[in-house]
Molecule: Glycine riboswitch aptamer
Organism: uncultured Rhizomicrobium sp.
RNA sequence: CUUCUGGAAAGCGGAGUGGCUCGUGCUGCUCCCACCGAAGGGGUAACCCGCGCCGCUGGCUCCGGGGAAAUCUCUCAGGUCCGAUGACAGAGG
Numbered sequence: 001c002u003u004c005u006g007g008a009a010a011g012c013g014g015a016g017u018g019g020c021u022c023g024u025g026c027u028g029c030u031c032c033c034a035c036c037g038a039a040g041g042g043g044u045a046a047c048c049c050g051c052g053c054c055g056c057u058g059g060c061u062c063c064g065g066g067g068a069a070a071u072c073u074c075u076c077a078g079g080u081c082c083g084a085u086g087a088c089a090g091a092g093g
Base pairs, nucleotide, nucleotide: 001093002092003091004090005089006088011033013032014031015030016029017028018027019026020025034080035079036078040076041074042073043072047067048066049065050063052060053059054058
């Protein structure tokens, strides 16, 4: 990288509109309110580096500096019947 398998959460919300339809049904889009975190994305620690100082195989302090995680956090994106998606995990190549 790839194949198969497992894999959670949250409104069958309201309004408008289009299509299909015998229809009180199905479905797409837009807006409003309420929610979820496990596509992706943003933020964040220890620590490391740099600057400064010292008793210089190292140590110390400051900084509004740089690097550095997540299943934490934000909820931009995505999602909230089923289905699908799906971080992550197992087996094989």